[in-house]
The prediction has a mean pLDDT of 81. This is a predicted structure of a 157-nucleotide RNA (glmS glucosamine-6-phosphate activated ribozyme aptamer) from a Bacillota bacterium. The organism belongs to Bacillota, within Bacteria.
RNA sequence: GAAAAAUGAAGAGCGCCUGGACUUGGAGGAAGCUCCAAGUUGACGAGGAGGGGGAUCUCGAAUUAUUCGGCGGGUGACCCCCGGUUUGCCUACAACCGUCAAAGGAUCUACAAAGCCCGGCGGCGACGCGGGGACAAAAGGAUCCGGGUGGGCGCAG
Numbered sequence: 001g002a003a004a005a006a007u008g009a010a011g012a013g014c015g016c017c018u019g020g021a022c023u024u025g026g027a028g029g030a031a032g033c034u035c036c037a038a039g040u041u042g043a044c045g046a047g048g049a050g051g052g053g054g055a056u057c058u059c060g061a062a063u064u065a066u067u068c069g070g071c072g073g074g075u076g077a078c079c080c081c082c083g084g085u086u087u088g089c090c091u092a093c094a095a096c097c098g099u100c101a102a103a104g105g106a107u108c109u110a111c112a113a114a115g116c117c118c119g120g121c122g123g124c125g126a127c128g129c130g131g132g133g134a135c136a137a138a139a140g141g142a143u144c145c146g147g148g149u150g151g152g153c154g155c156a157g
Stems, first nucleotide, its partner, number of pairs: 014072004019068001020041009044060003050081004082098005088153006104145006116132003120129003
């Protein structure tokens, strides 16, 4: 220097913080409290990427709740382009989608982390990390229902 393998991390509900809240130390005050310094916290996971654009975003969990407030970003949605489907093929439009390329309806069904617990680890502390066990919704899965028009070509009668 090169190659291969292994392990780990990240892989956008993500990151950050001058406000707020909280902690420790110091100073002041009779006290409520105020000021200074150094810190802590500041959304718990699920789902989500054809390309471009501008504006910013789905689902539930927990908590009588700072998960307050702000900044940056952002896989959702919208518009344009591209692509797919709409039951032989091509094409225009329309509708619905995104390469597993149909939305919608009915019935059934799966999946989480925090919260909680711990004589676990670190920190004076606020708190951080780790371990244990439980529980969602939406998307998803299964079955059924559902589902274009015009033109051209083909095939069969």

Annotation: Of the family's consensus pairs, 88% are formed in the model.